The RNA shown here (transfer RNA) has 84 nucleotides and comes from a Candidatus Aenigmatarchaeota archaeon. It matches the Rfam family "tRNA". Model confidence (mean pLDDT): 81 of 100. The organism belongs to Candidatus Aenigmatarchaeota, within Archaea.
[in-house]
Parts: sequence; C1' cells; structure tokens
RNA sequence: GCCGCGGUGGCUUAGCCUGGUAGAGCGCCGGUCUUGAAAACCGGUGUCCGAAAGGACGCGCAGGUUCGAAUCCUGCCCGCGGCG
Repeated sequence: GCCGCGGUGGCUUAGCCUGGUAGAGCGCCGGUCUUGAAAACCGGUGUCCGAAAGGACGCGCAGGUUCGAAUCCUGCCCGCGGCG
C1' cells in the first nucleotide's frame, strides 16, 4: 500500500442484506416481600434545555443521497486478521 471483518447506553450485544417508533441481557438505582439479607417480582436507568408539561440531539467522525439514514454512497479514524 491492497483486501476482509468489526466500532450501537456503564458492560456484552441484536437490528444493517430489504431505509420507516434504537431493542435485549447483565450491571446499577428505587420499591414489594423478609426479623434482616439473598432469590424472585415490579418500576426506573444516554445527553442537553426546562419548575413542569414538553422539546432538541444521540449508533466511531465528517459529508452526500432521500420525505425519512444505525441501515445506502464517499472520505477519514480506531481495533483484529490476511496479502504484498
């Protein structure tokens, strides 16, 4: 230098082919239960603005296509593997 795979919440990951509400498990917080705890069950758990209602943003980064992009296209960054 070229090729392939991967980057999504605190962690592990699904979703990408075929564009249309970002989902699950774990962890964490609160509650129920208990003499107390564990287990189990219920609720919550990205960021910003706001007293609230609510709004905006968010899938490695930037741009493009589109009514609409995690998904398609281009460039770049990082990790792993292969070739030279």